[in-house]
Context: one part of a larger RNA
Molecule: small-subunit ribosomal RNA, 3' major domain
Organism: uncultured prokaryote
RNA sequence: UGACGGGGGCCCGCACAAGCGGUGGAGCAUGUGGUUUAAUUCGAUGAUACGCGAGGAACCUUACCAGGGCUUAAAUGGGGAUUGACAGGACUGGAAACAGUUUUUUCUUCGGACAAUCUUCAAGGUGCUGCAUGGUUGUCGUCAGCUCGUGCUGUGAAGUGUCGGGUUAAGUCCCAUAACGAGCGCAACCCCUAUUUCUAGUUGCUAGCAGGUAAUGCUGAGGACUCUAGAGAAACUGCCCGUGCAAACGGUGAGGAAGGUGGGGAUGACGUCAAAUCAUCACGGCCCUUACGUCCUGGGCUACACACGUGCUACAAUGGCCGGUACAGAGGGCAGCUACCAUGUGAAUGGAUGCAAAUCUCAAAAGCCGGUCUCAGUUCGGAUCGGAGUCUGCAACUCGACUCCGUGAAGCUGGAAUCGCUAGUAAUCGCAUAUCAGCCAUGAUGCGGUGAAUACGUUCCCGGGCCUUGUACA
Numbered sequence: 001u002g003a004c005g006g007g008g009g010c011c012c013g014c015a016c017a018a019g020c021g022g023u024g025g026a027g028c029a030u031g032u033g034g035u036u037u038a039a040u041u042c043g044a045u046g047a048u049a050c051g052c053g054a055g056g057a058a059c060c061u062u063a064c065c066a067g068g069g070c071u072u073a074a075a076u077g078g079g080g081a082u083u084g085a086c087a088g089g090a091c092u093g094g095a096a097a098c099a100g101u102u103u104u105u106u107c108u109u110c111g112g113a114c115a116a117u118c119u120u121c122a123a124g125g126u127g128c129u130g131c132a133u134g135g136u137u138g139u140c141g142u143c144a145g146c147u148c149g150u151g152c153u154g155u156g157a158a159g160u161g162u163c164g165g166g167u168u169a170a171g172u173c174c175c176a177u178a179a180c181g182a183g184c185g186c187a188a189c190c191c192c193u194a195u196u197u198c199u200a201g202u203u204g205c206u207a208g209c210a211g212g213u214a215a216u217g218c219u220g221a222g223g224a225c226u227c228u229a230g231a232g233a234a235a236c237u238g239c240c241c242g243u244g245c246a247a248a249c250g251g252u253g254a255g256g257a258a259g260g261u262g263g264g265g266a267u268g269a270c271g272u273c274a275a276a277u278c279a280u281c282a283c284g285g286c287c288c289u290u291a292c293g294u295c296c297u298g299g300g301c302u303a304c305a306c307a308c309g310u311g312c313u314a315c316a317a318u319g320g321c322c323g324g325u326a327c328a329g330a331g332g333g334c335a336g337c338u339a340c341c342a343u344g345u346g347a348a349u350g351g352a353u354g355c356a357a358a359u360c361u362c363a364a365a366a367g368c369c370g371g372u373c374u375c376a377g378u379u380c381g382g383a384u385c386g387g388a389g390u391c392u393g394c395a396a397c398u399c400g401a402c403u404c405c406g407u408g409a410a411g412c413u414g415g416a417a418u419c420g421c422u423a424g425u426a427a428u429c430g431c432a433u434a435u436c437a438g439c440c441a442u443g444a445u446g447c448g449g450u451g452a453a454u455a456c457g458u459u460c461c462c463g464g465g466c467c468u469u470g471u472a473c474a
Base pairs, nucleotide, nucleotide: 001474002473003471004470005469007468008467009466010465011464012463013462015458016457019421020420021419022418023417026313027312028311029310030309031308032307033306034304035303042053043052064299065298066297067296068295069294070293076122077121078120079119080118081117082116083115084114088103089102090101091100092099093098106113107112124288125287127286128285129284133282134281135277136276137275138273140271145184146183147182148181149180150179151160152159153158164175165174166173190265191264192263193262195233196232197231198230199229200228201227205222206221209220210219211218236259239253240251241250242249243248315414319373320372321371322370323369324368325367331362332361333360336355337354340351341350342349343348380411385406386405387404388403389402390401391400427450428449429448430447431446432445433444
């Protein structure tokens, strides 16, 4: 100087407390461990692994296993040689890869071009080492810290500054001061959102005027309104009162759409964990080279006495079922989204039309109104199983999703323990997208609808910051 203490002081955080909803019990989905297996490819393992890499494992993917092939090889470039073939089509063998047979058979300015074969030089490796590395990432932590120059103090390691008194979300600012300044962080500058003005009105809108319809901004027209999207304005403790030297704090203060960081995002200092990744990629070293490379078929990654994590659906009446009826935002769409019509109980199918989309379309649910069920393992719950189908795709056996009929399991609110959340939040309701032929999505990322309760407080648990103290630790 640090680190540590079941030492002390001060302070903060959904850390506790106060509340609301869960997990832990059931069934299923998914990931992991274990076991099994020819193989169940590999990585991630307290917090910081376990719906994680994977934002799509039937083939492909695919790296694993079994079997069958190839050896300059799947690709590209250079040199040399040969040929005008090769490739393609057809046939045979085969699971295919591949092998064999047969057939058609280049252009030319004659320099060559193009293609194939052979040869030669460069290959290839998801093989090892993340403890050789780059790059990227998690975490402490959006915590308020981490340092430097000069000066001063100390023999020196170092200290001071950065401490003290206040204050703040903040090493934020003020005062004091052997320190005076500065840098990386904080804050601000950036984006979205809440208000408003101006500009501009198409594909958006429709107050007034006119036309028209069974009905509809449908049409003429209009820019008022909504909205769209560009430029501004607006919030700064600026004003008032109180406390205070000041910084600042308090106020059911005024004004204001918004008030003290308005709300949200992006943004992550010096560093820690020899943290993660050689399987995104790159790369040193080592290793393989008729194989640890590469092609193909089939299988596996989907196994199942069991254990754990994360979720979904429930156990019901604030509910289930049936009928009627209303209202979003953000996105996607041509090998696409499809109105509408017909058929089918339905998944869908057959037609048909609009739209490369503020124009057409995918397209809401909880809610509201009425009816029924009356506390039951039930008109709750839907697992499992049987049958019949639809769709995608070369192909749904291992191993797809969806529909219909039947079947109708566990489950009556869950032990010890444990998690999330402070406001448009929790809870609850649906919608969209990426990936994608299809989909095991209950996942992830976004979007809006409805919309709470509680916080006395900091004694205690956990994590962190500053000061101080002890130490036989470094």